[in-house]
RNA sequence: UCAUUAAGAGUGGCUGAGGGACAGGCCCUGUGAAGCCCGACAACCUGCGUUUUGCAAGGUGCCAAUUCCUGCGGUAAAGCCGAGAGAUGA
Numbered sequence: 001u002c003a004u005u006a007a008g009a010g011u012g013g014c015u016g017a018g019g020g021a022c023a024g025g026c027c028c029u030g031u032g033a034a035g036c037c038c039g040a041c042a043a044c045c046u047g048c049g050u051u052u053u054g055c056a057a058g059g060u061g062c063c064a065a066u067u068c069c070u071g072c073g074g075u076a077a078a079g080c081c082g083a084g085a086g087a088u089g090a
Base pairs, nucleotide, nucleotide: 001090002089003088004087005086010038012037013036014035018028019027020026022071023070024069025068039063041061043060044059045058046056047055048054067085072082073081074080075079
């Protein structure tokens, strides 16, 4: 810079107190947070293909809540639309 960001994914093991980007809310968490391993998912790239529909899972990624909601603009309205910010891939 471009594309996507409403779907999908654990009755596991180790470990032991935090986590959900930031701020405000509101949530999750010893009925184990975050991390690591295994497993799963299939967003992008890669590979294969009947190149439409698909398949696989190699590289990243990802596995509570729409990116949890809002944070700027329009609007009576956290509703709806657009942008910004963030995240992921190339």
Molecule: SAM riboswitch aptamer (S box leader)
Organism: bovine gut metagenome